Context: one part of a larger RNA
RNA sequence: GAAUGAACGCUAGCGAUAGGCUUAACACAUGCAAGUCGAACGCAUACCACAGUAUGAGUGGCAGACGGGUGAGUAACGCGUGAGACAUCUACCUUACAGUCCGGUAUAAAUCUUAUCAUAGAUAAAUCCCGGAUAUUUACAAAACAAAGGCAAAAAACCGUUGUAAGAUGAGCUUGCGUAGGAUUAGGUAGUUGGUAAGACAAAAGCUUAUCCAAGCCGAUGAUCCUUAGCUGGUCUGAGAGGAUGAUCAGCCACACUGGGACUGAGACACGGCCCAGACGCUUUCGAGCGGCAGCAGUGAGGAAUUUUGGACAAUGGGCGAGAGCCUGAUCCAGCUAUAUCGCAUGAAUGAAGAAGGCUCAAUUGGUUGUAAAAUUCAUACCUUCAUUGUAGAUUGUGACAUUGAUGGAGGAAACAGUCCCGGCCAACUCCGUGCCAGCAGCCGCGGUAAUACGGGGGGGGCAAGCGUUAUUC
Numbered sequence: 001g002a003a004u005g006a007a008c009g010c011u012a013g014c015g016a017u018a019g020g021c022u023u024a025a026c027a028c029a030u031g032c033a034a035g036u037c038g039a040a041c042g043c044a045u046a047c048c049a050c051a052g053u054a055u056g057a058g059u060g061g062c063a064g065a066c067g068g069g070u071g072a073g074u075a076a077c078g079c080g081u082g083a084g085a086c087a088u089c090u091a092c093c094u095u096a097c098a099g100u101c102c103g104g105u106a107u108a109a110a111u112c113u114u115a116u117c118a119u120a121g122a123u124a125a126a127u128c129c130c131g132g133a134u135a136u137u138u139a140c141a142a143a144a145c146a147a148a149g150g151c152a153a154a155a156a157a158c159c160g161u162u163g164u165a166a167g168a169u170g171a172g173c174u175u176g177c178g179u180a181g182g183a184u185u186a187g188g189u190a191g192u193u194g195g196u197a198a199g200a201c202a203a204a205a206g207c208u209u210a211u212c213c214a215a216g217c218c219g220a221u222g223a224u225c226c227u228u229a230g231c232u233g234g235u236c237u238g239a240g241a242g243g244a245u246g247a248u249c250a251g252c253c254a255c256a257c258u259g260g261g262a263c264u265g266a267g268a269c270a271c272g273g274c275c276c277a278g279a280c281g282c283u284u285u286c287g288a289g290c291g292g293c294a295g296c297a298g299u300g301a302g303g304a305a306u307u308u309u310g311g312a313c314a315a316u317g318g319g320c321g322a323g324a325g326c327c328u329g330a331u332c333c334a335g336c337u338a339u340a341u342c343g344c345a346u347g348a349a350u351g352a353a354g355a356a357g358g359c360u361c362a363a364u365u366g367g368u369u370g371u372a373a374a375a376u377u378c379a380u381a382c383c384u385u386c387a388u389u390g391u392a393g394a395u396u397g398u399g400a401c402a403u404u405g406a407u408g409g410a411g412g413a414a415a416c417a418g419u420c421c422c423g424g425c426c427a428a429c430u431c432c433g434u435g436c437c438a439g440c441a442g443c444c445g446c447g448g449u450a451a452u453a454c455g456g457g458g459g460g461g462g463c464a465a466g467c468g469u470u471a472u473u474c
Stems, first nucleotide, its partner, number of pairs: 001474004006470005013344006019337002021302001026300003030297003035062003040059002043056005069255003078179007088171002093167008101132004110123004136144002149159002180227003187218003192215004196210004230252004234245004257278005280291004308334001310333003316330001317328004347378004357369004382412008393401001418463005423444003429458005439446002
């Protein structure tokens, strides 16, 4: 000098854009953040002349593996980059081909019966489930092995559904190289290293198993151990090489009170799913239950320190639905905040009685503050009010923002400047007070009676809605 997710002191007019718990991955009151489908299904209630419509819980389907948060763990194929597979999977979507045949009985909700209750029994649907057939797999046999209907007056069409093949998308796996510090960590390793066989998996492999076989494998080119740490694109600085860093935004990874486990599913070992254990909290009729903000707001605590318990689905995107639509604290907006960057304003021109006052001198008919003020004229930010217009975000229609924006008239009104410094480095000087005291200080240093260095006044210099200090990086 540049920079910051900054903080503190003094001060503060407006706007635009961006940012805003860096600390306790500490604990959380309350509300919301993931639903949707009646064109899969039966039932109940209400309305209704019927047809039917609406609502409700339930069965069923799809989605809750995305989106959102955090960085605890991890020094690792975790990340970055480049390769690889005769060793893989992929719901929804697209394309092609072939189908969607025959039968069956459970059960939820609900109704009825029983029962004080708990409960038991009966009736009971489907795109739920099961059996058979056919397609299909296999050289053959044996064996295994699909499907579902809905809408519609009906048909067609459409929406589905099953199998096979391919695509697209997404994901899993292997591997070369790169990726912090410590040797005051030198030896480490028995599923350990390789083979055989088997199992498991979507898939290769000690991934797992064997009273099987061999004794290997890694290591000063730093194994093992310890400490620290999410990685990257990037960001800051620097002429560069480098050094530091990893907030916001984007990609990947990991985690979801702590530890473990699987279930369902195309996909999870699943933040707002399940089970077990633990700590903590709440309720309890003491038998037992309930909970998880590192989602958005918000509270307490910690801290130098970080915002509203706001609006809307109008746009973009997502889930479900044939659609209308519903849901969406994603998102878009608004609120708070000088936290940062940028822009604007606090006036401009004229104006000498060089006024008063202040300060000051070698003292005066002096100098300085100073064209500064006053005064005159003029524009404008801003405020109040009125009028006109109606652009763009969105158009066939739909605007939260929003009293959005633009233009003009009238009125008011000179109307908001601070902060740090003035010994040298370093731009800017004098008077008074103090007297090694009080104090200053980044370094040198200043102060013991004439202090340009302390405190105050006057004057001056720098920057400016900011200025200065502290911390950190280059």
Predicted 3D model of a 474-nucleotide part of an RNA (small-subunit ribosomal RNA, 5' domain) from Dirinaria sp. GBRC AP01. Lineage of the source: Eukaryota > Dikarya > saccharomyceta > Lecanoromycetidae > Dirinaria. Rfam family: Bacterial small subunit ribosomal RNA. Its mean pLDDT, the model's own confidence on a scale to 100, is 82.